[in-house]
Molecule: transfer RNA
Organism: Desulfuromonadales bacterium
RNA sequence: GCGUCUGUAGCUCAGCUGGAUAGAGCAAUGGUCUUCGAAACCAUUGGCCGCAGGUUCGAAUCCUGCCAGACGCACCA
Numbered sequence: 001g002c003g004u005c006u007g008u009a010g011c012u013c014a015g016c017u018g019g020a021u022a023g024a025g026c027a028a029u030g031g032u033c034u035u036c037g038a039a040a041c042c043a044u045u046g047g048c049c050g051c052a053g054g055u056u057c058g059a060a061u062c063c064u065g066c067c068a069g070a071c072g073c074a075c076c077a
Stems, first nucleotide, its partner, number of pairs: 001073007010026004019057001028044005050066005
């Protein structure tokens, strides 16, 4: 340099062929319980869906460019 794949909540991940307010588990916070703590249960908070454009009535999803990472190939002695 070329190609493929990945990027969604603090972490690990769903999200079917485009469809309305983007979810789960863990974590965090608060509460119940307990002498206290842990565990358990309940509730809450938390996301510009990597970034910028484009298509569309409508985009996490489709298209283009860029960024970051992984893998493969090539170049380089």